[in-house]
Molecule: THF (Tetrahydrofolate) riboswitch aptamer
Organism: bovine gut metagenome
RNA sequence: CAGAGUAGGAACAGCGCGUAAAGUGUUACAGGAUGGGAAGUUGCCUGUAAACGAAAGAUACCGGCCUAGGCCCAGGGUCUGCGGUGCUGUAUCCGCAUCCGCUG
Numbered sequence: 001c002a003g004a005g006u007a008g009g010a011a012c013a014g015c016g017c018g019u020a021a022a023g024u025g026u027u028a029c030a031g032g033a034u035g036g037g038a039a040g041u042u043g044c045c046u047g048u049a050a051a052c053g054a055a056a057g058a059u060a061c062c063g064g065c066c067u068a069g070g071c072c073c074a075g076g077g078u079c080u081g082c083g084g085u086g087c088u089g090u091a092u093c094c095g096c097a098u099c100c101g102c103u104g
């Protein structure tokens, strides 16, 4: 002198959750984790409080009724959606000022 590495973002896939509204998002407060070490902000996570707030549809398999081969029901199930939905994985993007350390 050059470089690597945290947290995290968005995408895709898988498996879930909700659709009987939790979750997500917003604000405030408190706490926590965060390159190998020190230190710490943005950002991230958790908790509490407040306000706000949503997309359902199809199907008669189960079920129910009876005149017994028909009828009924969306309660359970299934399917398609929906949710600024959760987890995991993949590849990718970005990447901690300052001091020390590491690699060349």
Base pairs, nucleotide, nucleotide: 001104002103003102008093009092011090012089013088014087015086016085017083018082019081026050027049028048029047030046031045032044036100037099038098056080057079058078059077061076062075063072064071065070066069